Source information: Small-subunit ribosomal RNA, 3' major domain from a Candidatus Caenarcanales bacterium, 481 nucleotides, folded computationally.

Context: one part of a larger RNA
Formats: sequence, structure tokens, C1' cells
RNA sequence: UGACGGGGACCCGCACAAGCGGUGGAACAUGUGGUUUAAUUCGAUGCAACGCGAAGAACCUUACCUGGCCUUGACAUGUCAAGAACCCUGUAGAGAUAUAGGGGUGCCUUCGGGAGCUUGAACACAGAUGCUGCAUGGCUGUCGUCAGCUCGUGUCGUGAGAUGUUUGGUUAAGUCCAGCAACGAGCGCAACCCUUGUAGUUAGUUGCCACCUAUACUUCGGUAUGGAGCACUCUGACUAGACUGCCUCGGUUAACGGGGAGGAAGGUGGGGACGACGUCAAGUCAUCAUGGCUCUUACGGCCAGGGCUACACACGUGUUACAAUGGGUGCUACAACGGGCUGCAACACUGCAAAGUGAAGCGAAUCCCUUAAAAGCACUCUCAGUUCGGAUCGUAGGCUGCAACUCGCCUGCGUGAAGUUGGAAUCGCUAGUAAAUGCGGAUCAGCAUGCCGCAUUGAAUACGUUCCCGGGUCUUGUACA
Repeated sequence: UGACGGGGACCCGCACAAGCGGUGGAACAUGUGGUUUAAUUCGAUGCAACGCGAAGAACCUUACCUGGCCUUGACAUGUCAAGAACCCUGUAGAGAUAUAGGGGUGCCUUCGGGAGCUUGAACACAGAUGCUGCAUGGCUGUCGUCAGCUCGUGUCGUGAGAUGUUUGGUUAAGUCCAGCAACGAGCGCAACCCUUGUAGUUAGUUGCCACCUAUACUUCGGUAUGGAGCACUCUGACUAGACUGCCUCGGUUAACGGGGAGGAAGGUGGGGACGACGUCAAGUCAUCAUGGCUCUUACGGCCAGGGCUACACACGUGUUACAAUGGGUGCUACAACGGGCUGCAACACUGCAAAGUGAAGCGAAUCCCUUAAAAGCACUCUCAGUUCGGAUCGUAGGCUGCAACUCGCCUGCGUGAAGUUGGAAUCGCUAGUAAAUGCGGAUCAGCAUGCCGCAUUGAAUACGUUCCCGGGUCUUGUACA
């Protein structure tokens, strides 16, 4: 000087407390451990691995296993030789591949040849998701969006170092003020960026429809279409707006704090992006790059089938429930974000349905996905393992795709398991939040309870900082570095 302390003081955080809803019990989905297996490819392992890499394993992917094959190789550059390239067809085979036949003769040219592609030969070499993340780059997690981490000059100390950065206030903040052997500065904080909340100007098509007008229909309330219009809504560009600016009280005449006015918004308005010096030899050699080592008729390459989907069990993360604040049937209402040509598909018909057939429109503020669902109204069920719950299984179908047996999703009918609110323990959340409800998207032929977004309905509680956990500042002890 640090680190540590079941030392001290002060402060903060959904850390506790106050509340609301979960997990832990059930079934299933998914990941992991374990076990099994020819293989169940590999990585990730306290917080910070475990719906993680994987934004989507039937084949492919695929790295694994079994079997069948290749050896200058699937791919790159160089040498030589031959042939244009390329297209079609047959046979054998699971295919890779092997073999046979036919068509075809191009472009440039100084007629020597050249470019490009294919095949063959020999060698330099290729190749490796093989090892080492403890040789590395790059990227990332974490403490932590915590308020810290340092430097120059000066001063103090023999020196390691100290000072500044401590102290008194204050702040979300090393934020600011005052003081001070310090004076300044840098990386962080904040601001500048995006979005959302208000208004104005401008622009009106595909958006809008208040006023005016025409036509048609009308239950006389209006509705539809056209004109006219850009008022309103909206879209998107530019501005304005919030700064403790104003008032009052407190405070050291300070920083700042409490209250108030005006205002759409008030003291960082809400949300996002943004992550200091460093820590964990943290993670990744399987994104990529790369040193070294290793393999080279194989640890490389091609193919078919299988596996990654196994299943006495254990754990994590979720979904659906256990019901009446509910289940069922019918009717009626209100969104936003997005996506669409190998696409989204209105509408009509067929089918109980999944879906099928035909097909308008739309590369989209125009058309479509697109009926939002919880909600409301009416009827029914009457507390039961039930008209709750839907696992499992049987059967009949649909869709995608060469192909759904291993191993996809969906529909109809039948079947109707556990489950009556969950031990010890444990998680999230402070407001348009939690909880509940549906919708969209990426990946994607198909496959979503996961992930990323969107809107609708919309709470309770916070006395407070004694305690648990993590962190910050000062101080103190130490046989630790």
C1' cells in the first nucleotide's frame, strides 16, 4: 500500500421489511447430470452452466456409429498430355460409383497458338469440427451503469509511499458547493444519439370525412358510392418546449432540499443504446483468425442406413391444471407491432373439421395475413375427481416433403391418468409495473409450451434500515501478500 475481520461509523440496492404472483407436490414440454448404447458428436458447470451455443437434428444439417468406397484428393496454385464446354440415354448397385452408347463441335487468333472448362499422370502440396482458450488475436460474460480508476507539476517522507481523491454539507453520481499544500488534467458520471409523452409550421396519397354537393337505399336515426375539401385523425420532415427558469420556506449570502404556481410534461419526465482502470490464467482453437504439436491410402474425402429423439433415476427452466372471480353454448364489441411474389391470399364451392378445388387483388398507409382474446349480454351446469382437468392409448383422416417406421405437426370420433393449491426451502416484481389476455416476427419445406417484440385489462404495498445478501466511502486491528 492492499486484502481480510462473526471490528467501528455513514450510505445505497426488490437486499430485508410491507405486499402481489409464482417455483418446490401433479402431468407434459425442454435442457442437464447419470445410466445405457455400435454411436447416444462436441462445448457450456456456483452466482456469471442447465428452453445455453442451437433464430428451429426425419434426409441434409452432422461434427458421432456401422457398412460400402476414394487417395494430388470435395477445395487452391503450379507442370505435362489429351479433349471444347456441355447435353441426352441405357445397364449394375442401397448409393457413392463403375461402365456402354449417342448428340455437340463454340470464343479470340499474327494460324504458331491463347482464354475458359473437363479428363488423365507424376510431384510440390491440399485437407483435419484433431490437441492445447494455461501460447494467442478478436468477440463475450461477470463484479456493475457500481462510482470509481489514474496522471503531470508542486509539496511532505531516508524510502516503500502520501497529498490531490481527505474534511463539513449535498447528489442517482469523485454531482456540485465551502474549506484545505496543493494547483490542474485524463478515463468514467452527466450531456450530446434513438424512442415515447404536448404544441406549431409544412406536406396531403394509398391516409382522413367536420362542413358543402350529387346519386342510390332507408326501419327516416342514417348507410354506401362519386365530387369537393385537408378542418379533424394520421403519417414524416423541421421547429418550439423543462432550465430548479418563477414564488415561498429552510440552508453558510453556497451547493442543494421541502412546498407551490404555471404547464402536456418538474426537478435525470418514461424507456433504450452507451459498460472506466481492472478482476475471475472466467468462456470460446467447434463462427472466424492464428503459434506450436499431431494425422497424411487417414485423425483427410464421398455415400447409404442408424444415432444426436435411448430411460430404474436426480436437478434446472417452462406450459397446462387442480375449477363457479369457473366450464360449456349462442350473440355483440374494442388494438398495436409486424410480415407477404419459390409469397400473402379475399371471395365462392366441397368437407363436422384439419384442409381441398377454382380464383380477384397486392412487390402493398391501397390488397391479404386479420374474426384479436380476455371483456360484455343471455342460457346452462350446482361443488362432484364433476359438463373440472386433459395426460395416455385406439381408430379414421389432413398437410409439408424424394421420404413422416425409428422421429414431424394438425383434425374428427372414442378413451379420460395424475391432479382438490403443493414439506423444508426458494424466485420475480415499486406503475401503465406485477398479474391476466391474446396478436405478430425471426429461424423455417414442415415443426414453438422456447426466444424477440406488440398492444388490451390492470392492481397491492413500501412504517422503516435492527437483521440476511451484495456494494461504496472513511477509520481501526492483523503473525496474510

Record summary: The full RNA is in RNAcentral, with records from SILVA. NCBI's taxonomy places the organism under Bacteria, Bacillati, Candidatus Melainabacteria, Vampirovibriophyceae, Candidatus Caenarcanales.